[in-house]
Context: one part of a larger RNA
RNA sequence: GGCAGGGAGUUUGUCGCCGUGGCGAGGCUAACCAUCUUUCGAUGGGGAGUCAUAGGGAAACCAAGAAGUCCGCAGCACGCUUUGCGUGUGAGGGACCGCGUUUUAACUAGCGUGAAGUCACCGCGACAUGAUCCGAAACCGGUCGAUCCUGGUCUGGCUAGGUUGAAGCGGCGCGAAAGCUCCGUGGAGGACCGUACCGCUGCUGCGAUGCAAGCGCUCGGAUAAGCUGGAUCAAGGGGUGAAAUGUCAAUCGAGAUCGGUGAUGGCUGGUUCCUUUCGAAAUAGAUCGAAGUCUAGCCUCAGGCGAGACGGCUCACGAGGUAAAGCGACUGAUUCUGGGUUCCUGAGUUCGCGCUCAGGCCCGGAGUCAAACUCUGAACUCUUGAGCGUUGUAGACCCUGGGAGCGAGGGACGGCGGGUAAGCUGCCGUUCCGAGAGGGAAACAACCCAGAGCAAGGUUAAGGCCCCCAAUUCCUGACUAAGUGUCUGUUGAAGGGAGUCACGGUUCUCAGACAGCGGGGAGGUUAGCUUAGAAGCAGCUACCCUUUAAAGAUAGCGUAACAGCUCACCCGUUGAGAGCUGUGGCACCUAAAAUGGACGGGGCUCAAGUCAGGAGCCGAAACCUUGCCAUCGUCUUUGACGAUGGAUAGAAAGGCGAUCUGUGUGGACAGAAGCACGGCCGUGAGGUCGCGUGGACCGCAUAGAUACGAAAAUCCUGCC
Numbered sequence: 001g002g003c004a005g006g007g008a009g010u011u012u013g014u015c016g017c018c019g020u021g022g023c024g025a026g027g028c029u030a031a032c033c034a035u036c037u038u039u040c041g042a043u044g045g046g047g048a049g050u051c052a053u054a055g056g057g058a059a060a061c062c063a064a065g066a067a068g069u070c071c072g073c074a075g076c077a078c079g080c081u082u083u084g085c086g087u088g089u090g091a092g093g094g095a096c097c098g099c100g101u102u103u104u105a106a107c108u109a110g111c112g113u114g115a116a117g118u119c120a121c122c123g124c125g126a127c128a129u130g131a132u133c134c135g136a137a138a139c140c141g142g143u144c145g146a147u148c149c150u151g152g153u154c155u156g157g158c159u160a161g162g163u164u165g166a167a168g169c170g171g172c173g174c175g176a177a178a179g180c181u182c183c184g185u186g187g188a189g190g191a192c193c194g195u196a197c198c199g200c201u202g203c204u205g206c207g208a209u210g211c212a213a214g215c216g217c218u219c220g221g222a223u224a225a226g227c228u229g230g231a232u233c234a235a236g237g238g239g240u241g242a243a244a245u246g247u248c249a250a251u252c253g254a255g256a257u258c259g260g261u262g263a264u265g266g267c268u269g270g271u272u273c274c275u276u277u278c279g280a281a282a283u284a285g286a287u288c289g290a291a292g293u294c295u296a297g298c299c300u301c302a303g304g305c306g307a308g309a310c311g312g313c314u315c316a317c318g319a320g321g322u323a324a325a326g327c328g329a330c331u332g333a334u335u336c337u338g339g340g341u342u343c344c345u346g347a348g349u350u351c352g353c354g355c356u357c358a359g360g361c362c363c364g365g366a367g368u369c370a371a372a373c374u375c376u377g378a379a380c381u382c383u384u385g386a387g388c389g390u391u392g393u394a395g396a397c398c399c400u401g402g403g404a405g406c407g408a409g410g411g412a413c414g415g416c417g418g419g420u421a422a423g424c425u426g427c428c429g430u431u432c433c434g435a436g437a438g439g440g441a442a443a444c445a446a447c448c449c450a451g452a453g454c455a456a457g458g459u460u461a462a463g464g465c466c467c468c469c470a471a472u473u474c475c476u477g478a479c480u481a482a483g484u485g486u487c488u489g490u491u492g493a494a495g496g497g498a499g500u501c502a503c504g505g506u507u508c509u510c511a512g513a514c515a516g517c518g519g520g521g522a523g524g525u526u527a528g529c530u531u532a533g534a535a536g537c538a539g540c541u542a543c544c545c546u547u548u549a550a551a552g553a554u555a556g557c558g559u560a561a562c563a564g565c566u567c568a569c570c571c572g573u574u575g576a577g578a579g580c581u582g583u584g585g586c587a588c589c590u591a592a593a594a595u596g597g598a599c600g601g602g603g604c605u606c607a608a609g610u611c612a613g614g615a616g617c618c619g620a621a622a623c624c625u626u627g628c629c630a631u632c633g634u635c636u637u638u639g640a641c642g643a644u645g646g647a648u649a650g651a652a653a654g655g656c657g658a659u660c661u662g663u664g665u666g667g668a669c670a671g672a673a674g675c676a677c678g679g680c681c682g683u684g685a686g687g688u689c690g691c692g693u694g695g696a697c698c699g700c701a702u703a704g705a706u707a708c709g710a711a712a713a714u715c716c717u718g719c720c
Stems, first nucleotide, its partner, number of pairs: 001720006012128006019121005026051003032045005055062002065097001068096004075089006098113005132270002135267001139260006150234009159224001161193003164189001168185004173180002197221003202217002205215002236252001238248003273655006283296005297406002299403006308391003312388005318382003324376001325374002331370003335366006343360007409433010438449003453628007463618003466602003472615001474614006485604002495589002499586010516573005522546003527541003552567001555566003629645007656709001658706010674693002677690005
């Protein structure tokens, strides 16, 4: 890992509710006793007690309508103009009034009040019980451990070889002496190197269900606080500890084992057959509360009542101060500027008067703002009423009771708060996912289309129609040359450019425009000043006149200064548009990321791109048609018709199967159960038939009882 088998809402007590049954102003017995009985139990007794029949009050204590009035459903009766309407009566129901009691001086207010309960059983739930199953780490008690390790005690054992050379002692020499030096001798040391032995630093080597909690290399100690054999002592909040919370038998911030014990777990995981109906929540308040729980809210089931209910639209009367806008309408902010100012503030100046500047204030001009500004002011929302609409006597709305689950939410769109921002965070409204399948968006919970009972056929939606891939290489007119694009997205800005297309404005133009080419571009004069020089062209001032078709006291280059080359301006040549500018479309540059790479891909250029118009087609569980199933309902009820049928948590309903028991009724050696294969029936759980095998028991109906249904729990056991 596979398979088989096992494996989880149970028991008892009390309480609440639905249902069924008995009796009923009453209901019921409990323990126990007697008789019968194989067990189980049955019958009779037993009224002790308990619930109900009256409540209110802490208590003392006091103590309620046998219906006074009205409305009115069903039903019944009558009448009529009979898919019905009207009137009367009206159980049950509702309301008023009254009453009991408590409170109070009183008012008021609370509870109760015109008689239905009780016992048993099924079911659902609550609390207690191990309480759906498995799962802690822990806590407490009793025992067992010092063959390991720690320390102590007793008694034994062990330490190759080499090195160094302390004290002491002897001697030569020196010295007045004390003594010193040197040479020997000597053999000290928690001394040195290094075996045995003890240890375990690094390789984080090898190994990794290992040879082994080991091995190899390397490394520390190795005459000592050394190592070691045997015996013995110390025990669990205790020992022992050269102290690391170390160690106490591979277990130690409190050993192991047995018991309390099925500890507890608001936490994780698991929880076993089918079908049908409906179908949530992730919010509020509270919580030693935040992973939980309680109440409300939202779901479901049952009962009651009996006529309205409402999310839509329109109108009307009201309510509102948002969006916008505005501020010479307030509060506050705010830029430039003109004027005034006996006044206020500050600065400068002055002996002083005073003067100047800036600000405040006042009067003007031009201009900008506000969630906590408003002279204004929508859309819109809300209350109430009316009409329409939807829905409801096929019972809505509402009321009562039983059962839940939820109380981590998330996405989009619109409106807001926080934040630089976020696939961020906190709210409100709607919607979807959650709990929603199908088609589209390459893939893709919440984006687009669309809400799936089953089967078949057709038509469309979103989106598409060159190939992958169902359907046009469809039609008309443009643009793009960048593979731009094929995708609003997964980008792309400021800025820039004789890219190109379209539509405008304006100026010049056959009296010749624009561009090119040919020619002219002069004289006074080198203007004056300045300057070494200044001659059109360093600088300052002025910028005249003449000849002209035209030509600046010169626009640029150039020279030391001149010279020289152009320009403006003019003529000729040529011969038809040219210059400037605005707006729009599509392209271009700007444009950078790490393996080679993405329009989904291939590929596509009068497109298979973009813009505009048109005709077809494809395409879903949508819609339509046909048949069938189920639920709810109506009716003229073996049927017809109408509506409905996605679904997690969850509520409700009806069924299938297993084992056992009572009763009844069947099958079986002429072959039961079981097993294997095949056929048929049922929406399904399942049922049934045939054949083989097998070789002795097994069904069906009904009533009852459960240790009753397996794919999961790192589930348990076995086998492989």

Predicted 3D model of a 720-nucleotide part of an RNA (large-subunit ribosomal RNA, domain II) from a Candidatus Nanohaloarchaea archaeon.
Its Rfam family is "Archaeal large subunit ribosomal RNA". Its family is annotated with structural constituent of ribosome and ribosome in the Gene Ontology.